[in-house]
RNA sequence: UCGUGCUAGACGGGGAGCUGGCGGUGCCCUGUACCCGCAAUCCGCCUUAGCGGGGUUGAAUUCCCUCUCGAGGUGCGGCUUUUCAGGACUGCGGCCGUGGCGGGGCGUUGAAACUCGGGUCCCGCACGGCGGGGAACUGCGAAUCGGGUCAGGACCGGAAGGUAGCAGCCCUAAGCAGAAUUCCUCGGGUGAUGCGGGGACGCCCGGGUGGAGCCAACGCGCGGUCGUAAGCUGGGGAGUCCGUAUCGACAGAGGGUGCACGG
Numbered sequence: 001u002c003g004u005g006c007u008a009g010a011c012g013g014g015g016a017g018c019u020g021g022c023g024g025u026g027c028c029c030u031g032u033a034c035c036c037g038c039a040a041u042c043c044g045c046c047u048u049a050g051c052g053g054g055g056u057u058g059a060a061u062u063c064c065c066u067c068u069c070g071a072g073g074u075g076c077g078g079c080u081u082u083u084c085a086g087g088a089c090u091g092c093g094g095c096c097g098u099g100g101c102g103g104g105g106c107g108u109u110g111a112a113a114c115u116c117g118g119g120u121c122c123c124g125c126a127c128g129g130c131g132g133g134g135a136a137c138u139g140c141g142a143a144u145c146g147g148g149u150c151a152g153g154a155c156c157g158g159a160a161g162g163u164a165g166c167a168g169c170c171c172u173a174a175g176c177a178g179a180a181u182u183c184c185u186c187g188g189g190u191g192a193u194g195c196g197g198g199g200a201c202g203c204c205c206g207g208g209u210g211g212a213g214c215c216a217a218c219g220c221g222c223g224g225u226c227g228u229a230a231g232c233u234g235g236g237g238a239g240u241c242c243g244u245a246u247c248g249a250c251a252g253a254g255g256g257u258g259c260a261c262g263g
Stems, first nucleotide, its partner, number of pairs: 001263006009057003012030004020046005034054005063256006072247006078240009089231002091228009101219002104215003113209008121198006127191002130187007137178004146171004154163003
């Protein structure tokens, strides 16, 4: 160096999850890489970490190691979006207070402050008004049991005369009605009224002293309070293919690896 036979190894790997841990079944990625049995309220094992049975290949394109690349996954962060809650802060809105910065109004035809009087409020009396009742006034008003006058007629009487009295006429009681007034009496959701007293010290009106401020409706500032939830704070979900960390298939490069016999 060539040939034959064998052995280690290989016949897929990886991510998340599960697990004390490892591997597998199931999910996802890679991409083609033997077969059968077992397994998610799992299965098999223990750092030599699937187990059991069978088959193929075999020292190299195929096995092992290192480096590079990097599909994809996962953690954290950023950003976007959505949902629930909060109400510290910023913003916005309502209300209250305050300042008197701005515009404005009042004020030397006199501000604030002080003082005096009156009003507003309450009580009493008077007067007026309104309403109710009564009286006065006017009219009507009794078949008989009211009055006056009582024709006719009746009764008594010898007569003179007397008595009762129907109708009519007149008057009146109780009562009914009227009215425009007068008087008395009672009442009130009564009064541009008069008199007296009280109260309040607030507002209004007026006088006096005084001699330059006063007001806060509007804009603005500050404080408080209530609300709102855009920003914000906290929790959950989705997305991105943005950053970072980690694992990393496929692929590329370099290196490494036997035993026996014969020529």